[in-house]
RNA sequence: GGGUUCUUAGCUCAGUGGUAGAGCAAUUGACUGCAGAUCAAUAGGCCACCGGUUCGGAUCCGGUAGAGCCCU
Numbered sequence: 001g002g003g004u005u006c007u008u009a010g011c012u013c014a015g016u017g018g019u020a021g022a023g024c025a026a027u028u029g030a031c032u033g034c035a036g037a038u039c040a041a042u043a044g045g046c047c048a049c050c051g052g053u054u055c056g057g058a059u060c061c062g063g064u065a066g067a068g069c070c071c072u
Stems, first nucleotide, its partner, number of pairs: 001071007010024004018055001026042005048064005
């Protein structure tokens, strides 16, 4: 330099055009002598960034940045 895949909650990941979810972690409550475990609830996302298409974009298209793999 070329090709290809990925970027979503603190972490690991779902979500293939119609108001964004799970597990773990966190907080609060119940339980307990205290804690853990268990149960219930809550909070946490402008979906890497910019632009385009569309009535509507995390999702489709282009560009930028970062990361992985292959080739040179």